[in-house]
RNA sequence: CACGUAAAAGGCAAACUUGUCGAAAGGCAAGGGCGCAAAACUAAAGGGCCUAAAGGUGUGAACCCAGGGCAGCCAGUUGCCGAAA
Numbered sequence: 001c002a003c004g005u006a007a008a009a010g011g012c013a014a015a016c017u018u019g020u021c022g023a024a025a026g027g028c029a030a031g032g033g034c035g036c037a038a039a040a041c042u043a044a045a046g047g048g049c050c051u052a053a054a055g056g057u058g059u060g061a062a063c064c065c066a067g068g069g070c071a072g073c074c075a076g077u078u079g080c081c082g083a084a085a
Base pairs, nucleotide, nucleotide: 003082004081011036012035016031017030018029019028020027021026034072040077041076042075046074047073048070049069050068051067055064056063057062
């Protein structure tokens, strides 16, 4: 550098429930624990996904989109432990 269904210490926390903020997506707090070796950080300069109160198009259904969000989708950056290969 890489690797880890080896060990030990410690850590995080999906769904769901309650409260709260939000138009929504979603966030935060508590409970919970599916999972995770980066489930740490980065969304004002990668891709992708969700949303669309403003604005645009449309008779309408709906579509586009400024903006908002997701890092537990990929990615980038940093990092704990150390058996085997």
This is a predicted structure of an 85-nucleotide RNA (c-di-GMP-I-GGC riboswitch aptamer) from a Clostridia bacterium. Its Rfam family is "c-di-GMP-I-GGC riboswitch aptamer". Gene Ontology term of the family: cyclic-di-GMP binding. It was read from a public genome assembly, where an Rfam model found it. The model forms 95% of the base pairs in the Rfam consensus.